[in-house]
Context: one part of a larger RNA
């Protein structure tokens, strides 16, 4: 000098863009962060509203009594609300997205290669999609329990489950043969049939088997990847082989037997530290330091272990077991996991709102409408950083007053102020501004394709309509008036900038040299000056 995820002191006008728990991977109240599909399936409310009433009945009309009429409100019934809300079976997604860096010195990462593999959704191709069956939820009834929850019996649907048939290709094979699949749903329709539900035709979308691709993932290897020898020997599934098992897959991955190997001064083993990289900072470079934000990979999800489901997990907001901790309890037993977004306590020098919205981008589900999305888009807080703008401009010498200083003549602050003439950036007031971010989707036409068809559906194209959290924001116009907006550090040398007063080795100052003991340009104040400026200093970090 540069640098910073900074903190501290003094000060502080505005805007744009970025970044904001580096410490306790410490504990967490509360809310939200993963759902969706009725075009897979069977069930199925309530509030409210309307009507009615051999029901009850306050009250009213009328009345001599009996009887009659009306009747708020309550009870009951029907219709509607509505095949809605809702729960359940089933499918897809909860393995992405988001967080953190504890562990890890490792094929973890980086780079370059490899062969023995899998891959849901997506794309292209080939072949099919026939005919049956029995259950289980929901629900009903009964029961146990404080609760969480659970049990028994009965009923039921499916794209849930299981056989049968078929098998181009597929799998196994001793080449003789053997094995294995499926599911429907939705739109439209002229004849024909019809039990009036449909059959049938057609289109779309699913489903099954298989091939190839794309994408993603698993595995192996060469090289590179911190410090310590005051760590020198380490190793028994250890190193290799054979048989067997296991995996999607090679392999001591596992197991039985056999052999005795394997690694190491080119640093094994052990110990300490650490996520790695693209990058970032610095530097002329070589190099050194570093790994916040953003991007790629890895690991983790209260601690330890385990598997289940699934194309994919040994699964952050899934399950089981053990442990610590917290909470509920009727003491028998249960519930929980913010290293998601906010937020709380604690720790700390120190790090923000329990905000708005799905309008955009992206993701999940769905034919779609749409739903969900603390991803994301925005807003809020703090000069934390970078950048931009402003705090006025011109004129103005009686060089005013005042202050400081003086050799007492004067000099300096100083055109600085006042005064005069202007301007209006920013901020304030008023008005305009539905700008851009927006194109999809949807609706209506036209053409083409499919088709028996001018239905439907698909593609292309034209037109129309709708959708904005930010936000009455950006921007523009107008209005008021110089009005609301400058500080901080330094002035002995290094190092730009010196005088007076006070103090008297005291008080203090200090990055180094070194100041201060009665004329201190070095301490404290004044006025002057220098440097930066909404910042300036001092501290820490790195080069």
């Nucleotide at each position: 000098g540069a640098u910073u995820g900074a903190a501290c002191g003094c000060u502080g006008g505005c805007g744009g863009c970025a970044g904001g728990c580096u410490u306790a991977a410490c504990a967490c109240a509360u809310g939200c962060a993963a759902g969706u599909c009725g075009a897979a399936c069977g069930c199925g409310a309530a509030a409210g509203g309307c009507u009615c009433u051999u029901c009850g009945g306050a009250g009213c009309u009328g009345a001599g009594u009996a009887g009659a009429g009306u009747g708020g409100c309550g009870g009951g019934a029907g219709c509607u609300g509505a095949g809605u809300a809702g729960a359940g079976u089933g499918g897809c997604g909860g393995a992405c997205g988001g967080g953190u860096g504890a562990g890890u010195a490792a094929c973890g990462c980086g780079u370059a290669g490899g062969a023995a593999u899998c891959u849901a959704c997506c794309u292209a191709g080939u072949a099919g999609u026939g005919g049956g069956g029995g259950a289980c939820a929901a629900c009903a009834u009964g029961g146990u329990g404080a609760a969480a929850a659970c049990c028994a019996u009965g009923c039921u649907a499916a794209u849930a489950c299981c056989g049968c048939a078929u098998a181009c290709g597929c799998c196994c094979u001793a080449c003789g043969g053997g094995g294995g699949a499926a599911a429907g749903c939705g739109g439209g329709g002229g004849a024909u049939c019809u039990u009036c539900g449909g059959a049938c035709c057609u289109c779309g979308u699913g489903c099954u088997a298989u091939u190839a691709g794309a994408u993603g993932a698993g595995c192996c290897u060469g090289c590179g990847u911190u410090a310590g020898a005051u760590u020198a020997g380490c190793u028994a599934g250890u190193u290799g082989g054979u048989g067997g098992g296991g995996u999607a897959a090679a392999g001591g991955c596992c197991u039985a037997c056999c052999a005795a190997g394997g690694c190491g001064a080119c640093g094994a083993u052990c110990u300490a530290u650490a996520g790695c990289u693209g990058g970032u900072c610095u530097g002329a470079g070589a190099g050194g330091a570093u790994g916040a934000u953003c991007a790629g990979c890895c690991a983790c999800a209260c601690u330890g272990g385990g598997a289940c489901u699934g194309a994919g997990a040994c699964a952050c907001g899934g399950c089981c077991c053990a442990g610590a901790c917290u909470c509920c309890u009727a003491c028998g037993g249960g519930a929980g996991g913010c290293a998601g977004c906010a937020g709380u306590g604690g720790g700390g020098a120190a790090u923000a709102u329990u905000g708005c919205g799905c309008a955009a981008u992206g993701g999940g589900g769905g034919c779609a409408a749409c739903c969900c999305u603390g991803a994301c888009g925005c807003a809020g807080c703090a000069a934390c950083g970078c950048c931009g703008c402003g705090u006025g401009a011109g004129u103005g010498a009686u060089g005013a007053a005042g202050a400081c200083u003086u050799u007492c003549g004067g000099g300096u602050c100083g055109u600085a102020a006042a005064g005069c003439u202007c301007u209006g950036u920013c901020a304030g007031g008023g008005g305009g501004g539905a700008a851009g971010a927006a194109a999809c989707a949807c609706c209506u036409g036209a053409a083409g394709g499919u088709u028996a068809a001018u239905a439907u559906c698909c593609u292309u194209u034209a037109g129309g309509c709708u959708u904005g959290a930010c936000g009455g924001u950006a921007c523009c116009c107008u209005u008021u008036g110089a009005g609301g907006a400058c500080g901080c550090a330094c002035c002995g040398g290094c190092u730009a900038a010196g005088u007076c007063c006070g103090u008297g080795c005291c008080a203090g100052a200090a990055g180094c040299c070194g100041c201060g003991g009665u004329a201190a340009u070095a301490c404290g104040g004044a006025g002057g000056g220098u440097g930066c400026a909404a910042g300036c200093g001092a501290u820490g970090u790195u080069c």
Record summary: This is a predicted structure of a 543-nucleotide part of an RNA (small-subunit ribosomal RNA, 5' domain) from an uncultured prokaryote. Its mean pLDDT, the model's own confidence on a scale to 100, is 83. RNAcentral holds the full RNA, with entries from ENA.